Context: one part of a larger RNA
RNA sequence: UUGGGUUUAAAGGGAGCGUAAGGCGGGGGUCAAGUCAGCUGUGAAAUACGUACGCUUAACGUUCGUCUUGCAGUUGAAACUGGUUUUCUUUGAGUGGCGUAUGAGGCAGGCGGGAAUUCGUGGUGUAGCGGUGAAAUGCUUAGAUAUCACGAGGAACUCCUAUUGCGAAGGCAGCUUGCUGGGUCCGCUACUGACGCUGAUGCUCGAAGGUGCGGGUAUCGAACAGGAUUAGAUACCCUGGUAGUCCACGCCGUAAACUAUGAUUACUCGUUGUUUGCGAUAUACUGUAAGCGACUGCGCGAAAGCAUUAAGUAAUCCACCUGGGGAGUACGUUGGCAACAAUGAAACUC
Numbered sequence: 001u002u003g004g005g006u007u008u009a010a011a012g013g014g015a016g017c018g019u020a021a022g023g024c025g026g027g028g029g030u031c032a033a034g035u036c037a038g039c040u041g042u043g044a045a046a047u048a049c050g051u052a053c054g055c056u057u058a059a060c061g062u063u064c065g066u067c068u069u070g071c072a073g074u075u076g077a078a079a080c081u082g083g084u085u086u087u088c089u090u091u092g093a094g095u096g097g098c099g100u101a102u103g104a105g106g107c108a109g110g111c112g113g114g115a116a117u118u119c120g121u122g123g124u125g126u127a128g129c130g131g132u133g134a135a136a137u138g139c140u141u142a143g144a145u146a147u148c149a150c151g152a153g154g155a156a157c158u159c160c161u162a163u164u165g166c167g168a169a170g171g172c173a174g175c176u177u178g179c180u181g182g183g184u185c186c187g188c189u190a191c192u193g194a195c196g197c198u199g200a201u202g203c204u205c206g207a208a209g210g211u212g213c214g215g216g217u218a219u220c221g222a223a224c225a226g227g228a229u230u231a232g233a234u235a236c237c238c239u240g241g242u243a244g245u246c247c248a249c250g251c252c253g254u255a256a257a258c259u260a261u262g263a264u265u266a267c268u269c270g271u272u273g274u275u276u277g278c279g280a281u282a283u284a285c286u287g288u289a290a291g292c293g294a295c296u297g298c299g300c301g302a303a304a305g306c307a308u309u310a311a312g313u314a315a316u317c318c319a320c321c322u323g324g325g326g327a328g329u330a331c332g333u334u335g336g337c338a339a340c341a342a343u344g345a346a347a348c349u350c
Stems, first nucleotide, its partner, number of pairs: 003322004007304002012318001014205004022198003026088002028085004033081002035077008048066003052062003092195001093192007101184002105180007113157001118152007128139002165172002210251003214247002220244001224240004262317006270295010299306002323350003332343004
């Protein structure tokens, strides 16, 4: 390389958009490049295979034929691949209008709504509070803890709340206003006419954390300090506590970024719950479309299990894997303020 694979054994890119890149692609007409068929020419001889013959036979030799699977020309065929088409109200894909419904989708602003934590002030009140397995550090007669009232400030949004909903993924939840993206269904209707799928490079988005600058700082809390525990305890437990956690504008670009399951299309038993529609209604439940779940067959699978949301049956395209360690290391390169990220070996060893 081929082959075989990628839920869990090595292996699906974190996600999307997308290139006159590339690969693949609906119905009809046409062309005849590939493809197929016929004919003609050529395909040296020897060798090879077959026939007949000649040396007594054989080896060997002679004769005739085949083979030489090819190439070129020419005449046709048109299913498939390909080219072409000023072809298709057409089933793939998409768009518009009217009507209907839906959602924690995104961005920005406003309002606080109450509860809670902490702090401040004042009142009541007196000796403890706090914490633990048990303690101690810590706080407290300069009046703590507890309790009441008022105030300050920051962060998060209890119940509703779920096997729910939305989003490409990351993710999204107090209330409200504005702007805005998307999906789906149904009814009536108009239109484009293959406009599709995938997608290397590329571009964009991307939790937490980190980082730059400026704010903010209630809580929690790496580092750090102290108290315990212990043989020790650079930990687990406790008391404190800086960065951070929050906001604005940049950067970083990684996660068990998980459904450990790439995207798209078609087909393939059923049962049951639920979300949003539509149809039909006997107002019982019933059909249907798109989701979100549970269970169980065929089939698949090493098994666990998956099972119309496939890990089934097929097709197209991309990504990735090829024994363990060395190693996601070294070197080089690219990106980054840095931290690091991306790419990514070998010797050696079993």

This is a predicted structure of a 350-nucleotide part of an RNA (small-subunit ribosomal RNA, central domain) from an uncultured bacterium. RNAcentral holds the full RNA, with entries from Greengenes. Model confidence (mean pLDDT): 81 of 100.